[in-house]
Context: one part of a larger RNA
RNA sequence: CUGGGCGUAAAGCGUACGCAGGCGGUUGAUUAAGUCUGACGUGAAAGCUCCUGGCUUAACUGGGAGAGGUCGUUGGAAACUAAUUAGCUUGAGGUGAUGAGAGGGGUGCGGAAUUCCCGGUGUAGUGGUGGAAUGCGUAGAUAUCGGGAGGAACACCAGCGGCGAAAGCGGCACCCUGGCAUUUACCUGACGCUCAUGUACGAAAGCGUGGGGAGCGAACGGGAUUAGAUACCCCGGUAGUCCACGCCGUAAACGAUGAACACUAGGUGUAGGUGGCAUCAAACCCAUCUGUGCCGAAGCAAACGCGAUAAGUGUUCCGCCUGGGGAGUACGGCCGCAAGGCUAAAACUC
Numbered sequence: 001c002u003g004g005g006c007g008u009a010a011a012g013c014g015u016a017c018g019c020a021g022g023c024g025g026u027u028g029a030u031u032a033a034g035u036c037u038g039a040c041g042u043g044a045a046a047g048c049u050c051c052u053g054g055c056u057u058a059a060c061u062g063g064g065a066g067a068g069g070u071c072g073u074u075g076g077a078a079a080c081u082a083a084u085u086a087g088c089u090u091g092a093g094g095u096g097a098u099g100a101g102a103g104g105g106g107u108g109c110g111g112a113a114u115u116c117c118c119g120g121u122g123u124a125g126u127g128g129u130g131g132a133a134u135g136c137g138u139a140g141a142u143a144u145c146g147g148g149a150g151g152a153a154c155a156c157c158a159g160c161g162g163c164g165a166a167a168g169c170g171g172c173a174c175c176c177u178g179g180c181a182u183u184u185a186c187c188u189g190a191c192g193c194u195c196a197u198g199u200a201c202g203a204a205a206g207c208g209u210g211g212g213g214a215g216c217g218a219a220c221g222g223g224a225u226u227a228g229a230u231a232c233c234c235c236g237g238u239a240g241u242c243c244a245c246g247c248c249g250u251a252a253a254c255g256a257u258g259a260a261c262a263c264u265a266g267g268u269g270u271a272g273g274u275g276g277c278a279u280c281a282a283a284c285c286c287a288u289c290u291g292u293g294c295c296g297a298a299g300c301a302a303a304c305g306c307g308a309u310a311a312g313u314g315u316u317c318c319g320c321c322u323g324g325g326g327a328g329u330a331c332g333g334c335c336g337c338a339a340g341g342c343u344a345a346a347a348c349u350c
Stems, first nucleotide, its partner, number of pairs: 004321003007304002012318001014201004021194003025088007033081002035077007042069001048066007091191001092188004096183004103177007110154001115149007125136002162169002206247006215241002220236004258317006266295011299306002323350003332343004
């Protein structure tokens, strides 16, 4: 390479957009590049296959025929692919109507709680633990009442619920803004799918500059525990956590399951619509579309399990795997302020 694979054995890029490339619905017409076919030319010798001869045989070797090609020229075929052209509406997109939503960005506002400050009441404890101690407190703590400051997060509602490409998103109001579902007609007429390179987004931690700092809390200090205790427990506590702007680009970034399309029993819950039935209005019930769960037929699977949200049956495109360790390391290159990231071996060894 071929072949085989990628939920858990090695293996799906964290996610999206998307150029090149690959692939592509349906009906005609034309062309004849691919495709199929005839003829001619060429495909040296040796070699290969068959027939036959020579050395006692064989190897070896002489003779004859054939095969051997991404080949060339020319004639033909037109189903498929392709190209050109004319159409179609089911794929895709758009217009109208309706609807749900923690989707994103900004501004303002609210209440509960913690902490701190001021004042009142009040007196000896409080706090913490398995038990204690460090700590706080007669300079008046804890408790309780009133007032104030400030930061962060939004109880209940809340749900196998919703939204988002993923990361992720949850108090309320307003402003700006993206996507989605349903529905009936109408419009465009294949405009599509995937996507190497590339570009954008990307939790937490971390970095730079400037703010902010209530609670929590790496590091650090102290108290315990213990043989020791650089821990688990307790008292403190700095970075950080928060905001603005700029970097970083990684996670068990997980459904450990790439994207798109088609097909293949059912049952049951839930969310959003639509159409019926029903009703004063509803609910229930029936049908259907979209999402999200559970259980299961066939089938698949090493088993576990998956099972219309497939890990079933197929098609297209991309990514990735090839024994363990060495190693996601060294070297080189690219990126980064740094931390480091991306790409990625070999010796050796089992």
Description: Small-subunit ribosomal RNA, central domain from a metagenome, 350 nucleotides, folded computationally. The coordinates come from a structure-prediction model, not an experiment, and the mean pLDDT is 88.